[in-house]
RNA sequence: GAGACUGGCCGGAUGGCUGCUCGCAGGCAGAUUGCCAUGCGGGAGGAAAGUCCGAACUCCACAGGACAGGACGCCUCCUAACGGGAGGGAUUCCGAUAUUUUCGGGAUACGGAAAGUGCAACAGAGAGCAGACUUCCCCGGCUAGUCCGGGGUAAAGGUGAAACGGUGGUGUAAGAGACCACCAGUUGCCGGUGUAAAUUGGCAAGCUGGUAAACCCCGUCCGGAGCAAGACCAAGUAUUUCCUCUUCACAUUUAUUGUGAGCCGGUAGUCCGCCGGUAACCUGGAGGAAGGGUAGGUUGCUAGAGCCAGGUCGCGAGGCCCGGCCCAGAUGAAUAGCCAUCGACUAUCUUUGGAUAGUGACAGAAUUCGGCUUACAGGCCAGUCUCCAAA
RNA sequence: GCCUCGGUAGCUCAAUGGUAGAGCAGCGGCCUCUUAAGCCGAUGGUUGAAGGUUCGAGCCCUUCCCGGGGUA
Numbered sequence: 001g002a003g004a005c006u007g008g009c010c011g012g013a014u015g016g017c018u019g020c021u022c023g024c025a026g027g028c029a030g031a032u033u034g035c036c037a038u039g040c041g042g043g044a045g046g047a048a049a050g051u052c053c054g055a056a057c058u059c060c061a062c063a064g065g066a067c068a069g070g071a072c073g074c075c076u077c078c079u080a081a082c083g084g085g086a087g088g089g090a091u092u093c094c095g096a097u098a099u100u101u102u103c104g105g106g107a108u109a110c111g112g113a114a115a116g117u118g119c120a121a122c123a124g125a126g127a128g129c130a131g132a133c134u135u136c137c138c139c140g141g142c143u144a145g146u147c148c149g150g151g152g153u154a155a156a157g158g159u160g161a162a163a164c165g166g167u168g169g170u171g172u173a174a175g176a177g178a179c180c181a182c183c184a185g186u187u188g189c190c191g192g193u194g195u196a197a198a199u200u201g202g203c204a205a206g207c208u209g210g211u212a213a214a215c216c217c218c219g220u221c222c223g224g225a226g227c228a229a230g231a232c233c234a235a236g237u238a239u240u241u242c243c244u245c246u247u248c249a250c251a252u253u254u255a256u257u258g259u260g261a262g263c264c265g266g267u268a269g270u271c272c273g274c275c276g277g278u279a280a281c282c283u284g285g286a287g288g289a290a291g292g293g294u295a296g297g298u299u300g301c302u303a304g305a306g307c308c309a310g311g312u313c314g315c316g317a318g319g320c321c322c323g324g325c326c327c328a329g330a331u332g333a334a335u336a337g338c339c340a341u342c343g344a345c346u347a348u349c350u351u352u353g354g355a356u357a358g359u360g361a362c363a364g365a366a367u368u369c370g371g372c373u374u375a376c377a378g379g380c381c382a383g384u385c386u387c388c389a390a391a
Numbered sequence: 392g393c394c395u396c397g398g399u400a401g402c403u404c405a406a407u408g409g410u411a412g413a414g415c416a417g418c419g420g421c422c423u424c425u426u427a428a429g430c431c432g433a434u435g436g437u438u439g440a441a442g443g444u445u446c447g448a449g450c451c452c453u454u455c456c457c458g459g460g461g462u463a
Base pairs, nucleotide, nucleotide: 001387002386003385004384005383006382007381008380009379010378012342013341014340015339016338017337018336020043021042022041023040024039025038026036027035028034029033045362049373050372052371053370054369055368056367057226058225059224060223064272065271066270067269069222070221071220072219073218074088075087076086077085078084089110090108091107092106093105094104095103096102111217112216116215117214118211119210133157134156135155136152137151138150139149140148141147142145165183166182167181168180169179170178184208185207186205187204188203189202190201191200192199193198230299231298232297233296240290241289242288243287244286245285246284247261248260249259250258251257262278263277264276265275266274267273306325307324308323310321311320312319313318344359345358346357347356348355349354392462393461394460395459396458397457398456401415402414403413404412409446418432419431420430421429439455440454441453442452443451
């Protein structure tokens, strides 16, 4: 100097003209609204996206209990909260030294398989308190063999993704954790270190396959719906159709009221519980469902877990203190177009000063935040690795 | 905007985690004077894409892509 990977940041700048939209001021009409070639100020993003999580806010006669269901899952911390983030542990992969191990980087849905149930095609003798096809060993038979029958055995062969821990010995007819020593792992107890996950040392137990992104068990959390939530105004609409109910008892009063049972409805899965109704009145009333009508305006609507700078605490995510700032609010849906200069990239030409032409991504707010994920021309910074050149 | 379902052959649909099938269509052959009907045969699939769990994924999980439905 070039290339690759990882992480972080930026996502053209300035000026002029012509528009769009919102707010304030002004003016005109006018009566609480409308209009404007008026002035000033604001006007898309790092993802506004996907709608994958978590909240704020609003409503549902309350939000309580049990069951069901769902999500999450090493430890500690951060946070309003989270399935997000930071630090650490363990496992695993890659590279280097190197083969006891150490260093650097990456990934992890990483509780439990020693509670129980299930699954493992094909191949193979046997696929989970396994299994005898061949080799091996014992017994019996007679036809005396490369034989037949019965039994033992997991040491060897072979199959498979996976064959019941490995090596050596004792033992045995041959063998086998059947037993012993050592090694690897698991579980339990004790001690050291650590807030903890964990790690390390000792002792004990023959305890020794996988799968929980299979059912399940354990622990934690979760009421439901969503700004088309909700509130108000205006306009308008079959006073259409169907279903259910309008019950009983007691006390009090003479207008009635209360209690209990029943019935109906709500509590967006079920049950209990809770709440409301059972009223006036009889061509009626209440509740639910369907159908029909309206597709206008105001509000919610943007000052917020907000942004910028400084200090301080913390390894860090982040916390605290102080100062400054106001920064979109549209709705058949604004945020744009043109020109000039500069800057970026590409191509061509070149007198190495530059000139000409072209390109400029992904994408666009819709109640608001905190995250995650995905898309992205070009540029900047830091780290690691490789190659080239020079000293 | 919000909520919620689905994607398998040209079309309509199946498939318990274990070799992806069926009907129709299309292609070749038989039958027929010819066509249709009928009979026989073969072809046709990166199961929307990528990654993960698992010995093994159409199926289980995650993220994208495409499409349908509901909601004043």